[in-house]
Context: one part of a larger RNA
RNA sequence: GAACGAACGCUGGCGGCGUGGAUUAGGCAUGCAAGUCGAACGGAUUUCUUAGCUGUUUCGAGAAAUCAGUGGCGAAAGGGUGAGUAACACGUGGGUAACCUACCCAAAGGAUUGGGACAACCAACCGAAAGGUUGGCUAAUACCGGAUAAGACCACGACUUCGAGAGAAGAUGAGGUCAAAGAUGGGGAUCUGCUUCGGCGGACCUAUCGCCUAUGGAGGGGCCCGCGGCCUAUCAGCUUGUUGGUGAGGUAAUGGCUCACCAAGGCUAUGACGGGUAGCUGGUCUGAGAGGAUGGUCAGCCACAUCGGGACUGAGAUACUGCCCGGACUCCUACGGGAGGCUGCAGUCGAGAAUCUUUCGCAAUGGGGGAAACCCUGACGAAGCGACGCCGCGUGCAGGAUUAAGGCCUUCGGGUUGUAAACUGCUGUCGCCUGGGACGAACAAUGUCCAGGUGAAUAAUCUGGUUAUUCGACGGUACCAGGAAAGGAAGCCACGGCUAACUCUGUGCCAGCAGCCGCGGUAAGACAGAGGUGGCAAGCGUUGUUC
Numbered sequence: 001g002a003a004c005g006a007a008c009g010c011u012g013g014c015g016g017c018g019u020g021g022a023u024u025a026g027g028c029a030u031g032c033a034a035g036u037c038g039a040a041c042g043g044a045u046u047u048c049u050u051a052g053c054u055g056u057u058u059c060g061a062g063a064a065a066u067c068a069g070u071g072g073c074g075a076a077a078g079g080g081u082g083a084g085u086a087a088c089a090c091g092u093g094g095g096u097a098a099c100c101u102a103c104c105c106a107a108a109g110g111a112u113u114g115g116g117a118c119a120a121c122c123a124a125c126c127g128a129a130a131g132g133u134u135g136g137c138u139a140a141u142a143c144c145g146g147a148u149a150a151g152a153c154c155a156c157g158a159c160u161u162c163g164a165g166a167g168a169a170g171a172u173g174a175g176g177u178c179a180a181a182g183a184u185g186g187g188g189a190u191c192u193g194c195u196u197c198g199g200c201g202g203a204c205c206u207a208u209c210g211c212c213u214a215u216g217g218a219g220g221g222g223c224c225c226g227c228g229g230c231c232u233a234u235c236a237g238c239u240u241g242u243u244g245g246u247g248a249g250g251u252a253a254u255g256g257c258u259c260a261c262c263a264a265g266g267c268u269a270u271g272a273c274g275g276g277u278a279g280c281u282g283g284u285c286u287g288a289g290a291g292g293a294u295g296g297u298c299a300g301c302c303a304c305a306u307c308g309g310g311a312c313u314g315a316g317a318u319a320c321u322g323c324c325c326g327g328a329c330u331c332c333u334a335c336g337g338g339a340g341g342c343u344g345c346a347g348u349c350g351a352g353a354a355u356c357u358u359u360c361g362c363a364a365u366g367g368g369g370g371a372a373a374c375c376c377u378g379a380c381g382a383a384g385c386g387a388c389g390c391c392g393c394g395u396g397c398a399g400g401a402u403u404a405a406g407g408c409c410u411u412c413g414g415g416u417u418g419u420a421a422a423c424u425g426c427u428g429u430c431g432c433c434u435g436g437g438a439c440g441a442a443c444a445a446u447g448u449c450c451a452g453g454u455g456a457a458u459a460a461u462c463u464g465g466u467u468a469u470u471c472g473a474c475g476g477u478a479c480c481a482g483g484a485a486a487g488g489a490a491g492c493c494a495c496g497g498c499u500a501a502c503u504c505u506g507u508g509c510c511a512g513c514a515g516c517c518g519c520g521g522u523a524a525g526a527c528a529g530a531g532g533u534g535g536c537a538a539g540c541g542u543u544g545u546u547c
Base pairs, nucleotide, nucleotide: 001547002546003545004544006543007542008541009540010539013393014392015391016390017389018388019386020385026349027348028347030346031345032344035073036072037071040070041069043067044066045065046064047063048062049061050060052059080304081303082302090228091227092226093225094224095223096222099221100220101219104217105216106215108213109212110211112146113145114144115143121136122135123134124133125132126131151178152177153176154175156173157172159170160169161168162167182209183208184207185206186205187204190203191202192201193200194199230276231275232274237267238266239265242264243263244262245261246260247259248258249257279301280300281299282298283294284293285292286291306327307326308325309324310323329340330339331338332337357383359382360381361380365379366377367376368375369374396426397425398424399423406417407416408415409414430488432483433482434481435480436479440474444470445469446468447467449465450464451463452462453461454460491536492535493534494533495532496517497516498515502531503530504529505528506527512519513518
């Protein structure tokens, strides 16, 4: 000199963009942070309608809303933190002939026939509660058999191609094993069930979404390897599933991953083993560079979720707001037993030099569910607080000499503050008042019209176009126009040398200053105050840390 997630002191006008728990991975009140689907299913409740029944209510039928439950998908994402980890954790480059992959895309084939339950609900019972037990009824895209097998898998036989090889890929023969689910919309003829003869439902056809088998892809992941990046030898030897083999188990998959047996190996001065410290990277800071330091915000990867352990479900699990067990802690209790987990967003206590609102909105972007409308989303978009940082703007401009008064100095002549002020003229940024007033909205949905696809169809649906309507948290904000008015807006540090800037008074080795050298013991340019000057400026200085 530059830099900072800074803190402290004095001071403080506005705006934009960023940024803000670095310490106790300490404890947490309260609210919210993951739901959604009735176009998978059966119910309950409420309301409404009704040419049926009835004297009315009830009942029957229909519609809508709400509610749990079964079922599906999601909840493994998104969000937080850096405790642990010196490791194939990360970075980079490869391998997988040793692997997996829900949703999505492309192409292929198929979707047949049966069955038994369990919730909800009802009844009984236990418990203070959390909750639970027994019996009975019931539906499904829930569960379980049979059929079929283009196909996949398994073992066997012979073959081709490829590969250095282990082997891989392909076609083939005869065996064995393995599937499925429907929902919604529309429909002319025909068939059929019920019928109050109005009609309602089914078969059948068709469209969309879904289902099953299987191939390829995309994106995502698992595993393995080469190389790279801390300190310590006042750590020199370490190791028994240890190192290798055979076989088995396990896994999506290789492998001592695990186990049985066999052998006695394996690592190490190119630093094993031990100890300390630490998330890694893209990057960031500094520097001419080489390098040094660092890893906050943003992005990628990893790890963790009160502490420790365990599995279940699932395409996928460190399963933050899942389950079980144990520990510590907190809360409820009828003392028998239960409940909880902010390292999500706010917020609170504590510790600390120190780090914000218990705000608004799903309008945008993105995510989950849904056919869609839509619902959910403390992700996100916004606003709030903090000069914490960077950037921009302002606090006026021009004229104005009795160079006023006052202050300070003085050799008492004067000098200086100083064109500075007053005064005159002007301007109107920001702030203030008044009025107007956005972009961000693209989609999507609904309606009209047109064209095309599927289709037996002019129905329905899908695609594209057209046009109308609906949807803005921020926000009456930005911005624009008008109005008034110099009015509301300057401080901080330094002045001995380094280092730009000097005098007076007080003090008298005292009080004090100080980054280094050093000042102060009676004229101190170094202390304290004042005037003046210099520097920077909504900041200035100090402290800490890095180069």

Small-subunit ribosomal RNA, 5' domain from an uncultured bacterium, 547 nucleotides, folded computationally. The full RNA is in RNAcentral, with records from ENA and SILVA. The coordinates come from a structure-prediction model, not an experiment, and the mean pLDDT is 81. Rfam family: Bacterial small subunit ribosomal RNA. Its family is annotated with ribosome and structural constituent of ribosome in the Gene Ontology.